This is a predicted structure of a 334-nucleotide RNA (Bacterial RNase P class A) from a Flavobacteriaceae bacterium. It matches the Rfam family "Bacterial RNase P class A". Its family is annotated with dimeric ribonuclease P complex, tRNA processing and ribonuclease P activity in the Gene Ontology. From the family's description: Ribonuclease P (RNase P) is a ubiquitous endoribonuclease, found in archaea, bacteria and eukarya as well as chloroplasts and mitochondria. By type it is a ribozyme. Of the family's consensus pairs, 95% are formed in the model. NCBI's taxonomy places the organism under Bacteria, Pseudomonadati, Bacteroidota, Flavobacteriia, Flavobacteriaceae. Model confidence (mean pLDDT): 77 of 100.
RNA sequence: CGAGUAAAUCGCCUUAUCGCUGAAUGCCCAAUUUAGUUUGGGAUUUGGAGGAAAGUCCGAACACCGCAGUGCAGCAUAGUGGCUAACGGCCACCAGUCGCGAGACUAGGAACAGUGCAACAGAAAGGAUGUACAGGUAAUGCUGUAGUGAAAUCAGGUAAACUCUAUGCGGUGCAAUGCCAUGUAUGCCAGCUAUUUAGCGCAAGUUAUAAAAGAGUUGCACGCUCAAGUUGGUGGGUAGGCAGCUAAAGUUUAUUGGUAACAGUAAAUGCAGAUAAAUGAUAAGGGUUCGCCAUUGGCGAAUACAGAAUUCGGCUUAUAGAUUAACUCAAUUA
Numbered sequence: 001c002g003a004g005u006a007a008a009u010c011g012c013c014u015u016a017u018c019g020c021u022g023a024a025u026g027c028c029c030a031a032u033u034u035a036g037u038u039u040g041g042g043a044u045u046u047g048g049a050g051g052a053a054a055g056u057c058c059g060a061a062c063a064c065c066g067c068a069g070u071g072c073a074g075c076a077u078a079g080u081g082g083c084u085a086a087c088g089g090c091c092a093c094c095a096g097u098c099g100c101g102a103g104a105c106u107a108g109g110a111a112c113a114g115u116g117c118a119a120c121a122g123a124a125a126g127g128a129u130g131u132a133c134a135g136g137u138a139a140u141g142c143u144g145u146a147g148u149g150a151a152a153u154c155a156g157g158u159a160a161a162c163u164c165u166a167u168g169c170g171g172u173g174c175a176a177u178g179c180c181a182u183g184u185a186u187g188c189c190a191g192c193u194a195u196u197u198a199g200c201g202c203a204a205g206u207u208a209u210a211a212a213a214g215a216g217u218u219g220c221a222c223g224c225u226c227a228a229g230u231u232g233g234u235g236g237g238u239a240g241g242c243a244g245c246u247a248a249a250g251u252u253u254a255u256u257g258g259u260a261a262c263a264g265u266a267a268a269u270g271c272a273g274a275u276a277a278a279u280g281a282u283a284a285g286g287g288u289u290c291g292c293c294a295u296u297g298g299c300g301a302a303u304a305c306a307g308a309a310u311u312c313g314g315c316u317u318a319u320a321g322a323u324u325a326a327c328u329c330a331a332u333u334a
Stems, first nucleotide, its partner, number of pairs: 002329004007324004012286007020048006027042005050305001054316002057314005062173004069222005074169005079093005094108001095106004109164002114162002116158002131146005177243004187234006197208004214226004250269008287303007
């Protein structure tokens, strides 16, 4: 200097003017009120999209429903050990394949439980079958070599073929859920239905008990739980506001343990909460990359992928370019 491997960080900057939005304020104005009470508008200060916010593929936190399992089915995982709240994730080691190498990939249990699959070539592709040569027998591919093929003489291969084994699996999801306000017809039709017994009570009703339509339990069956209304159709009203909503299994730094993933301790910090959906527009200068001219420089173009919506841990996909250190291969010079 070139070609690579595997990681990390940044991913346009500055100024001015105008604009959007959250929070705070014993501030200002208007209306309102007993009252800074309530509502609206200002002013000042301060905050405002990501490494993937994407995909919706896994796992959870949280909320509500169920919670009683058993059997069958279905789905998922699959070397060994560790990490984690958990995972189909991550780390290490082993095995196999690829690479000169640094490294990368793996849907990595079982082929004597069973079924299936293998073009062409070859005589023949499985309990099938005998081409050529040689040996041998009473006889027979009985034995050996060659030939074709990835595989050839009760064989081996293949399970991201069916299958078998081991382990595991409740559902719905912030449009969850909770509260407030408003409004109507808790309307009408049809099906299936239990209302037993006893106590209290004038009655309405209430307590216990029996039965049971129907509902729930990943799917089905049995079982279990709740249960007086329930199932289907038709029709009317409402669809407004508040909470959930951001302090997180959080982040950063140091240190201890560990090969590592990661864990402990200490300190600091606490970083958007919109709701038809906010972070933008204009101007000037600069940075980076590319191309052309031909050089104390000038001109032109481009400036990636892309935008939260309950939150987090992963995986996968997209991505102009810049910077950083480590390792590998080859060449040259000293």